[in-house]
Context: one part of a larger RNA
RNA sequence: CUCAUGCUUAGGAAUUAGGCAACAUGACCUCGUAACUUCGGGAUAAGAGGUGCUCUCUGCUGUGAGGAAACUCCAUGAAGCAGCGGAGAGUCGCAGUGAAAUGGCUCUAGCGACUGGUUAACAAAACCACAGGUCUCUGCUAAGCCGCAAGGCGACGUAUAGGGGCUGACACCUGCCCAGUGCCGGAAGGUUAAAAGGAGAGGUUCGGCGCAAGCCAAAGCCUUGAAUUGAAGCCCCGGUGAACGGCGGCCGUAACUAUAACGGUCCUAAGGUAGCGAAAUUCCUUGUCGGGUAAGUUCCGACCCGCACGAAAGGUGUAACGACUGGAGCACUGUCUCGGCAUGAGACCCG
Numbered sequence: 001c002u003c004a005u006g007c008u009u010a011g012g013a014a015u016u017a018g019g020c021a022a023c024a025u026g027a028c029c030u031c032g033u034a035a036c037u038u039c040g041g042g043a044u045a046a047g048a049g050g051u052g053c054u055c056u057c058u059g060c061u062g063u064g065a066g067g068a069a070a071c072u073c074c075a076u077g078a079a080g081c082a083g084c085g086g087a088g089a090g091u092c093g094c095a096g097u098g099a100a101a102u103g104g105c106u107c108u109a110g111c112g113a114c115u116g117g118u119u120a121a122c123a124a125a126a127c128c129a130c131a132g133g134u135c136u137c138u139g140c141u142a143a144g145c146c147g148c149a150a151g152g153c154g155a156c157g158u159a160u161a162g163g164g165g166c167u168g169a170c171a172c173c174u175g176c177c178c179a180g181u182g183c184c185g186g187a188a189g190g191u192u193a194a195a196a197g198g199a200g201a202g203g204u205u206c207g208g209c210g211c212a213a214g215c216c217a218a219a220g221c222c223u224u225g226a227a228u229u230g231a232a233g234c235c236c237c238g239g240u241g242a243a244c245g246g247c248g249g250c251c252g253u254a255a256c257u258a259u260a261a262c263g264g265u266c267c268u269a270a271g272g273u274a275g276c277g278a279a280a281u282u283c284c285u286u287g288u289c290g291g292g293u294a295a296g297u298u299c300c301g302a303c304c305c306g307c308a309c310g311a312a313a314g315g316u317g318u319a320a321c322g323a324c325u326g327g328a329g330c331a332c333u334g335u336c337u338c339g340g341c342a343u344g345a346g347a348c349c350c351g
Base pairs, nucleotide, nucleotide: 001346002345003344004343005342006341007340008339010337011336014335019332027051028050029049030048031047036041038169052091053090054089055088056087057086058085059084060083061082062081063080066074067073092096104330105329106328107327108326109325110324111322112321116128117127132167133166134165135164136163137162138161144153145152146151170317171316172315173314175247176246177245180244181243182240183239184238185237186236189235190234191233195229196228200224201223202222203221204220207216208215209214248266249265250264251263252262275309276306287303288302289301290300291299
């Protein structure tokens, strides 16, 4: 010097990203216990006091017949013993849950209701799940899924059932837009496949014509092929947002100023309602004001100018809960001022 353990004057978080680590608290009994609340909780809230040993008196419970000097009392329970207590007196130590084991607490905000689950071996969380809500599919040989099939799961279930999507207890709520996309319904018209159909065209050559070159050309065979008929789908017509999604701009205006309830205009399918808001979302930004501090880029309460919240990719609240995250405080401490000491194991020296 390193590691581990213990102690430490005064101060007490000044340390640090952060009270990380350590200290402190701790058991049992008694008293006492707030806001808030879903009336269950919160709660061991918080905050106080007591605890050893000896003696005396005394209560209750169990057992059960003699106990007591006697009067007398006693199975409605004597004595003794055992167990559980209560009160008083005394006594020792620094210290009595004398060792060990054995919650630190409070205030405030965010997120998630909760218990639970998760990255085996850097992440336990605000992630996942959840009960509840809602939409949708499915009438049973169900839908859906696995399998080439047989077959199986669903289910020896039957719409109070089963599958899928989203949301995520509870409370109050969940606005506008169906133009685009999706889904559902419709069938008049347009378009449209195979197939049917076969007008026509071409090749070949019996035959005819021609002196010849060649021309015409039936049947058969081969190739091709127009009209016409022809479903779903698409176009089309409607519906549908707890379907995918979306939810404006400019200009002017009130008797101080400022602002604009009001007006004008352009565009749109419709222009963001309630609630919340510098937020796990705010760039400018350490916004501004207030609180807390001697001093606060964090925190809390407001304001609203929301770069770029917003209503089941839910909005806003919320008691309880959380090895969650931020802020503040009490207690406590070697975290620190700032070190020191001790013990042990290394390091170091000799072998």

Large-subunit ribosomal RNA, domain IV from a metagenome, 351 nucleotides, folded computationally. Rfam family: Bacterial large subunit ribosomal RNA.